[in-house]
Molecule: c-di-GMP-I riboswitch aptamer
Organism: Gemmatimonadaceae bacterium
RNA sequence: CCCGACCAAGGGCAACGCGGCUGAAAGGCCGCCACGCAAAGUCGCGGGGCUAACGCUAUCUCGGUUACAGCCGAGAUGGCUACGCCAGCCGGACUGCCGGA
Numbered sequence: 001c002c003c004g005a006c007c008a009a010g011g012g013c014a015a016c017g018c019g020g021c022u023g024a025a026a027g028g029c030c031g032c033c034a035c036g037c038a039a040a041g042u043c044g045c046g047g048g049g050c051u052a053a054c055g056c057u058a059u060c061u062c063g064g065u066u067a068c069a070g071c072c073g074a075g076a077u078g079g080c081u082a083c084g085c086c087a088g089c090c091g092g093a094c095u096g097c098c099g100g101a
Stems, first nucleotide, its partner, number of pairs: 012037002017032006035088001041094003045091003048086003055080011
């Protein structure tokens, strides 16, 4: 300088499900239990996915107003939408135990 991950050691996290709390929901938190994970640690930068409260819009119903058209309000159903969420979907950034070290 190059190649080199088997066997370990101490361990760590915790899918699904169940119970409780929380949220409009997606989801999150706590407890029990483990499907799995060598980054299934942190972030949320790029892609992707989830929800739709608020908002916009269409149709319908009811009410008010108008000479009429129209306008206003309330409700129901549908469509769009993230400022909400996931990240154990992929990529990225940072950090990290042991082991020829």